[in-house]
RNA sequence: CGAGAUGGUCGGAUGGUCGCGUAUCCCGUCGGGGAAACCCGUUACCGAUACGAGGAAAGUCCGAGCUCCGCGACGCAGGGUAGCGGGUAACUCCCGUCCGCCGAGAGGCGAGGACCAGUGCCACAGAGACGAGCCGGCAGACCGGGCAACCGGUUGGGCUGGGUGAAACGGGCAAACUCUACCCGGAGCAAGGCCAAAUAGGAGAGCAGUCGGACUUUUAGUCCGGCGGGAGUGCGUCGCUUCGCUCUCGGGUCGGCCGCUAGAGACGUCGGGCAACCGCCGUCGUAGAUGGAUGACCGUCCCCGCGCUGCAAGGUGCGGGACAGAACUCGGCUUACAGACCGUCUCGCUGG
RNA sequence: UCCCGGGUCGUUCAAUGGUAGGACAGGGGCCUUUGAAGCCUCUAAUCCAGGUUCGAGCCCUGGCCCGGGAGCCA
Numbered sequence: 001c002g003a004g005a006u007g008g009u010c011g012g013a014u015g016g017u018c019g020c021g022u023a024u025c026c027c028g029u030c031g032g033g034g035a036a037a038c039c040c041g042u043u044a045c046c047g048a049u050a051c052g053a054g055g056a057a058a059g060u061c062c063g064a065g066c067u068c069c070g071c072g073a074c075g076c077a078g079g080g081u082a083g084c085g086g087g088u089a090a091c092u093c094c095c096g097u098c099c100g101c102c103g104a105g106a107g108g109c110g111a112g113g114a115c116c117a118g119u120g121c122c123a124c125a126g127a128g129a130c131g132a133g134c135c136g137g138c139a140g141a142c143c144g145g146g147c148a149a150c151c152g153g154u155u156g157g158g159c160u161g162g163g164u165g166a167a168a169c170g171g172g173c174a175a176a177c178u179c180u181a182c183c184c185g186g187a188g189c190a191a192g193g194c195c196a197a198a199u200a201g202g203a204g205a206g207c208a209g210u211c212g213g214a215c216u217u218u219u220a221g222u223c224c225g226g227c228g229g230g231a232g233u234g235c236g237u238c239g240c241u242u243c244g245c246u247c248u249c250g251g252g253u254c255g256g257c258c259g260c261u262a263g264a265g266a267c268g269u270c271g272g273g274c275a276a277c278c279g280c281c282g283u284c285g286u287a288g289a290u291g292g293a294u295g296a297c298c299g300u301c302c303c304c305g306c307g308c309u310g311c312a313a314g315g316u317g318c319g320g321g322a323c324a325g326a327a328c329u330c331g332g333c334u335u336a337c338a339g340a341c342c343g344u345c346u347c348g349c350u351g352g
Numbered sequence: 353u354c355c356c357g358g359g360u361c362g363u364u365c366a367a368u369g370g371u372a373g374g375a376c377a378g379g380g381g382c383c384u385u386u387g388a389a390g391c392c393u394c395u396a397a398u399c400c401a402g403g404u405u406c407g408a409g410c411c412c413u414g415g416c417c418c419g420g421g422a423g424c425c426a
Base pairs, nucleotide, nucleotide: 001348002347003346004345005344006343007342008341009340010339012301013300014299015298016297017296018295020052021051022050023049024048025047030041031040032039033038054323058334059333061332062331063330064329065328066188067187068186069185078184079183080182081181082180083097084096085095086094087093098112099110100109101108102107113179114178118177119176120173121172122171130170134162135161136160138156140155141154142153143152144151145150192258193257194256195255202249203248204247205246206245207244209227210226211225212224213223214222215221216220229243230242231241232240265284266283267282268281270279271278272277302321303320304319305318306317307316308315309314353422354421355420356419357418358417359416362376363375364374365373370406378394379393380392381391382390399415400414401413402412403411
């Protein structure tokens, strides 16, 4: 210098104008919305101050916290995990290490327990894919031939060679059923709690009116007492059925409030540990919406590309600066991502 | 938030872990005077990346994409 491997950090800066969300600006009073709960405003129809997205907020793939259900415990079913050791609240995550595979190497990948419990599968080829026996060789016995060495046949063994195949009597496969060990109760913030309309349904109480009496503010009204609703049924009484209206109570829906952000928290020094990580001390710290805020425009700078100019340094013009956006909260994994920076390591070439 | 189903030629459907097949469509040919129909033939695919296995469309893991369902109902 080139080609790689691996770990980490950042992911525009600053100023102006306009705008958005949340919190605070005491208590009380008052005003507005609403049935209420509650919300908004009250120095304010342009108030002030502070804060206001991410490394992935994403996918919702694992693991937890938290909440409700279950009096609780155990088991079955079902699901998951799997060398060994460690970390952690926990994990299918992370670290170390052994083994296997890939790579020239740095390094990467691995569900990596058990086919000596049982069952199943092993295409094609091959005699045979797991109760084997094709060809050759071998060897015991028997039969036949030969004077004999030996030859041929039958039978045998599974010690040997061949050919087929990924694998040939050694088996392989459990990311085949299964067995072993260990782990897992279910649902999810639309969890759940509190306040609480209309309509409907539930429970309870009562009606239109009329008569009498008393009082007053005397063509009217108030109070007390008696009877007392409509329909089926033209009238009266009794009974039954059914219906309307008013008020109250309880549940719960719309709606509102809480849950709602300080948490296994971040950063730093020191110490322990190979590491993941842990411990002590110190410092820091309001995003919390609910049609869902965190934005738009302009200027300067920064980075990249292209053009013009210049011997060069540089100057100047144009274009571009990603992926994406909280919604109960964490720990991981995975996926997306313009670009910039830093560390460690490998291989090749060249020079000293 | 929770839960299901599915990605295979251009389209629509198949495929006990063992050469990815059919129908329609497309190209060519035969037949016919020509066209249609028929027959023959060709082209053409397993969503992506890993893993298990001798071997993966199928089994496992992760991802991408598409479709659907549940919640309330006085």

Model confidence (mean pLDDT): 76 of 100. Predicted 3D model of RNase P RNA and transfer RNA as a complex of 426 nucleotides. Rfam match: Bacterial RNase P class A.